Background: RNAcentral holds the full RNA, with entries from ENA. Predicted 3D model of a 241-nucleotide part of an RNA (large-subunit ribosomal RNA, domain VI) from a Candidatus Methanomethylicia archaeon. Its mean pLDDT, the model's own confidence on a scale to 100, is 81.
Context: one part of a larger RNA
C1' cells in the first nucleotide's frame, strides 16, 4: 500500500521439512526346502551406527572480570611478566553426554487374483469386486487471510496506536518481549544455594641475627574471608510522562 474504524483471538485454502536411511541379534529354526550336503522367510522382540533437530539433568571440555597457592620486581596494596606460572571452578556456551525422529489407514502403479459374459466351454474385464510399492493422500510439526471470492468470532467508541523511561528469555541499529508507582522491570540490600578453601587477627613453636629492646621465611592451633550472570525477599535508586 490492498482488503480497511481499532484491538485481540481464531478458522486454513495452499505451502515447506530429512514425521529419516541403513545393518546387526533374538526367536521363527536346524523348521519349510532339499537324497544328502547345506538352508530361509512373515508376524513378535531387542540393539548399534550414519543423518536430522533440540538441550545442559548427568559425564566431559571450556570458563582471559571467581577464588586460592606462588616466583621476579627494593615494605604493603596494585600493575607487569602468554591469563606470569599453577591447582579448581557456579551460570553460559558445547559434544565426547542427554531425548526425541512411534505407530497406523486411505486411495493406487506395476502386478497378483475372485466372479463373469460377449463366443452354452475358456478367459483378471466388457459390467462387478479383492489385493498390491521405501511412491501419492491423511492423522503429527512449522509457516499461512496479499486466499483480489482478500474469510470467521470478540470486544470497545479515546476503543486505541505510537512516541518517553527501566530492561530481557530478544537484541549492540531496526524488530519482538516485558514493566513504567494502582510497580519486583533493572540496579542495590538481606538471606539462601553455589565456587574456591580456612583470611586478617590471637596465641605458641622457629634455623639464626642482636649489647639490649626487640627482628625473623616457615610450622601449628583457634578463627574463615572473598565471590557470584542462579533463587527468593525488599521500593533504597531508575521507570518524569
Nucleotide at each position: 500500500u490492498g482488503c480497511u474504524g481499532c484491538u485481540g483471538a481464531c478458522u486454513g485454502a495452499g505451502g515447506g521439512g530429512a514425521g529419516c536411511g541403513c545393518c546387526c541379534c533374538c526367536a521363527u529354526a536346524g523348521u519349510a526346502c532339499g537324497a544328502g550336503a547345506g538352508g530361509a522367510a512373515c508376524a513378535g522382540g531387542g540393539g548399534a551406527c550414519g543423518g536430522g533437530u533440540g538441550c545442559c539433568u548427568c559425564u566431559a571440555g571450556u570458563a582471559u572480570a571467581c577464588c586460592g597457592g606462588u616466583u621476579g620486581u627494593a615494605a604493603a596494596a596494585a600493575g607487569c611478566a602468554u591469563u606470569g606460572c599453577c591447582g579448581g571452578g557456579c551460570a553460559g556456551c558445547c559434544a565426547c553426554g542427554c531425548a526425541c525422529c512411534a505407530a497406523a489407514u486411505c486411495a493406487u502403479a506395476a502386478g497378483a487374483c475372485c466372479u463373469g459374459a460377449a463366443a452354452g466351454c475358456a478367459u483378471c474385464u466388457a459390467a462387478g469386486g479383492u489385493c498390491g510399492a521405501a511412491g501419492g493422500a491423511u492423522u503429527a510439526c512449522c509457516c499461512a487471510a496479499a486466499a483480489c471470492u482478500a474469510g470467521u468470532c470478540a470486544g470497545c467508541u479515546g476503543u486505541g496506536a505510537g512516541a518517553g523511561c527501566c530492561c530481557a528469555u530478544a537484541g549492540c541499529a531496526g524488530a519482538u518481549g516485558g514493566g513504567u508507582u494502582u510497580g519486583a522491570u533493572a540496579g542495590g540490600u538481606u538471606a539462601g544455594u553455589g565456587g574456591u578453601g580456612u583470611a586478617a587477627g590471637c596465641a605458641g613453636a622457629g634455623a639464626g641475627c642482636c649489647a639490649a629492646c626487640g627482628c625473623g621465611a616457615u610450622c601449628u592451633g583457634c578463627g574463615a574471608g572473598c565471590c557470584a550472570g542462579c533463587u527468593a525477599a525488599u521500593a533504597c535508586u531508575a521507570a518524569a510522562u